Transfer RNA from an uncultured Lachnospiraceae bacterium, 72 nucleotides, folded computationally. It matches the Rfam family "tRNA".
RNA sequence: GGCUCCAUGGUCAAGCGGUUAAGACACCGCCCUUUCACGGCGGUAACAUGGGUUCAAAUCCCGUUGGAGUCA
Numbered sequence: 001g002g003c004u005c006c007a008u009g010g011u012c013a014a015g016c017g018g019u020u021a022a023g024a025c026a027c028c029g030c031c032c033u034u035u036c037a038c039g040g041c042g043g044u045a046a047c048a049u050g051g052g053u054u055c056a057a058a059u060c061c062c063g064u065u066g067g068a069g070u071c072a
Base pairs, nucleotide, nucleotide: 001071002070003069004068005067006066007065010025011024012023018055027043028042029041030040031039048064049063050062051061052060
């Protein structure tokens, strides 16, 4: 340098053009308990970035950034 894949809350992770972006762990509050733990209920928090296509984009296309693999 060429090609392929990946990037979603603090962490893991679902989504295959139209729902309020699901869930788990973590965190916060309440309940339970003599207290802690367990358990129950609720809450905060996310689409790497810039453009394009479309009535509508996390999703499709192009560029950039970062990471992984492979060829030379």

It was read from a public genome assembly.